The RNA shown here (transfer RNA) has 71 nucleotides and comes from a bacterium.

This record gives sequence, C1' cells and structure tokens, in this order.
RNA sequence: CGGGGCGAGGUGUACUGGCUGCACGCACGGUUUGGGACCGUGUAGAUCGAGUUCGAUUCUCGGCGCCCCGA
Repeated sequence: CGGGGCGAGGUGUACUGGCUGCACGCACGGUUUGGGACCGUGUAGAUCGAGUUCGAUUCUCGGCGCCCCGA
C1' cells in the first nucleotide's frame, strides 16, 4: 500500500427491514446463625456519520478500531 472479515449491556452470545432475546455479572428483597446455592424483582446494549426506506441493529457508502491474507 492492496484485499477480506468483525464491531450489540460489565462479559460471552442468538436473532432479524417492524418494541433487541438468553446466560453469567451487578443491585435490592426472601431463605440461612453466617456464607454459598436457590427463589423473586430490577439494572444495563446494536462503534461513529451520511444515504435508501413509512420504518435501519439489519441494506448501501464513508470514517474509526481490531484481526487475517498478500505485497
């Protein structure tokens, strides 16, 4: 320098043009002498910008970051 892939709660991930789901975590409560485990409730997310569309996390273009391949 060129080509390709990926980007979602604190972490790991499913799904998809029509309200973003699950597990762990975290907070509070219950249970326990206490802790753990268990139960209930809650918490918190689509990398950024533009475009297409009635509607974008999803499609298109560009930026940024990471990874792979080539030179």
It matches the Rfam family "tRNA". By type it is a transfer RNA.